[in-house]
RNA sequence: UGGACGAAAAGGCAAACCCGCCGAGAGGCGGAGACGCAAAGCCAUGGGGCCCACUUGGGCUCGCCAGGCUACCGAA
Numbered sequence: 001u002g003g004a005c006g007a008a009a010a011g012g013c014a015a016a017c018c019c020g021c022c023g024a025g026a027g028g029c030g031g032a033g034a035c036g037c038a039a040a041g042c043c044a045u046g047g048g049g050c051c052c053a054c055u056u057g058g059g060c061u062c063g064c065c066a067g068g069c070u071a072c073c074g075a076a
C1' cells in the first nucleotide's frame, strides 16, 4: 500500500406513522420522525414482489435475493 475483516473513533443514511405536493396506480419528492443499516451509496442486469393494460407490453421497488461499480476509518 492492497485485499479480507469489522473492535474503536469521526461521522453518515433513515423504516413505520403524520403533514404537504406529484402520479390513474404501485410509488416518488420535501418536512417532521427513528425501526434499523458497515455500504440502508449507485445501477432495474437476472430473479422475486407490486401497479396499469390486457396483446406481445409499459411502470415501480436496490431498506427482498443475487450480481456489478464506487467508498470513510483501521484494532484483532
Stems, first nucleotide, its partner, number of pairs: 005074002012037002018031005035063001041069003045066003048061005
This is a predicted structure of a 76-nucleotide RNA (c-di-GMP-I riboswitch aptamer) from Actinotalea lenta. The source organism's lineage runs through Bacteria, Actinomycetota, Micrococcales, Cellulomonadaceae and Actinotalea. Its Rfam family is "c-di-GMP-I riboswitch aptamer". Gene Ontology term of the family: cyclic-di-GMP binding. The prediction has a mean pLDDT of 91.